[in-house]
Molecule: transfer RNA
Organism: soil metagenome
RNA sequence: UCCGGUGUAGCCAAGUGGUAAGGCGUCUCCCUGUUAAGGAGAAGAUCGGAGGUUCGACCCCUCCUGCCGGAG
Numbered sequence: 001u002c003c004g005g006u007g008u009a010g011c012c013a014a015g016u017g018g019u020a021a022g023g024c025g026u027c028u029c030c031c032u033g034u035u036a037a038g039g040a041g042a043a044g045a046u047c048g049g050a051g052g053u054u055c056g057a058c059c060c061c062u063c064c065u066g067c068c069g070g071a072g
């Protein structure tokens, strides 16, 4: 320099054009002599950044950028 993959909450992770699931963790309550386990509930992501297409974008297109792999 070129090619491919990937970036979504503190961590993992679904979503493939119609307005963001789930798990772990965190917080509150119940249970318990206490902790753990168990039960119930809650908060937390405008989706790596900027533009574009579209009535509508995590999703499609362009550029930039972090990470992983490959080629030279």
Stems, first nucleotide, its partner, number of pairs: 001071007010024003018055001026042005048064005